[in-house]
RNA sequence: GGGACGAACACGGGAGAACCCGGCGGGCUCAGGCUGCGCCGGUGCCGAAGGAGCAACCGCCCCGGUAAACUCUCAGGCGCCAGGACCGGUUCGUGAC
Numbered sequence: 001g002g003g004a005c006g007a008a009c010a011c012g013g014g015a016g017a018a019c020c021c022g023g024c025g026g027g028c029u030c031a032g033g034c035u036g037c038g039c040c041g042g043u044g045c046c047g048a049a050g051g052a053g054c055a056a057c058c059g060c061c062c063c064g065g066u067a068a069a070c071u072c073u074c075a076g077g078c079g080c081c082a083g084g085a086c087c088g089g090u091u092c093g094u095g096a097c
Stems, first nucleotide, its partner, number of pairs: 002097001004094006011088003018043001020042006026035003044078003050074001051072003057065003
């Protein structure tokens, strides 16, 4: 100095899917009523926190091990905000060249 791995960060970027239905409460309204404010329930939907599954392959008697942005949708999510796999940045560390 280049590359690998790990960690941290008030750093930059970062997708998808109902502004659906009902109940209770809150707010507004003289009232009828209105309300993407909260909670609970229902139906529909999404995949990129986390979790689970497996093809090749490896060992191999049974069978076991094993990946993802694939599959599932338990969890999570479906206005903004937030969160967010992942990419980049900075700093620190590890061990080899």